[in-house]
RNA sequence: GGCCUAUUAGCUUAGUUGAUUAGAGUGUCGUGCUAAUAACACGAAACUCGGAGGUUCGAAACCUACAUGGGCCA
Numbered sequence: 001g002g003c004c005u006a007u008u009a010g011c012u013u014a015g016u017u018g019a020u021u022a023g024a025g026u027g028u029c030g031u032g033c034u035a036a037u038a039a040c041a042c043g044a045a046a047c048u049c050g051g052a053g054g055u056u057c058g059a060a061a062c063c064u065a066c067a068u069g070g071g072c073c074a
Stems, first nucleotide, its partner, number of pairs: 001073007010026004028044005050066001052064003
């Protein structure tokens, strides 16, 4: 230098065939339970989907270059 791949909640991730409310686990917070903690049960908050531009009536998803991590080739 070229190519491939990943980027979504604090963390691990699903969704990637355009419209369904962006969902789950874990963590955090609250309540219940307990003498108390843990465990367990219930509830809540948190993701403008890496940032930007484009296509489209409509983009997490399609296109473009960029950024960061990983890999392959030279």